RNA sequence: AUUGUUCAGGGGGAUGGAGUUCCCCUAUAGCCGCUUUUUAAGCUGAUGACUCUUGCAAAAUG
Numbered sequence: 001a002u003u004g005u006u007c008a009g010g011g012g013g014a015u016g017g018a019g020u021u022c023c024c025c026u027a028u029a030g031c032c033g034c035u036u037u038u039u040a041a042g043c044u045g046a047u048g049a050c051u052c053u054u055g056c057a058a059a060a061u062g
Stems, first nucleotide, its partner, number of pairs: 009026005016053006033043004
């Protein structure tokens, strides 16, 4: 100096925050939604999953 493994760390999982848990990546990475007739049109969701909370939308009641 290079390569591999292990541990730790770090980053990420389509729009906010927190906890738990799972998964991916190791920075030249990972991630940056789906469908169709793909220059355009349409659709779901604040979660990867669960719970709480904030914001948005709809309905009902006071």

About this RNA: The RNA shown here (Fluoride riboswitch aptamer (crcB RNA motif)) has 62 nucleotides and comes from a Candidatus Rifleibacteriota bacterium. NCBI's taxonomy places the organism under Bacteria, Bacteria candidate phyla, Candidatus Rifleibacteriota. The coordinates come from a structure-prediction model, not an experiment, and the mean pLDDT is 78.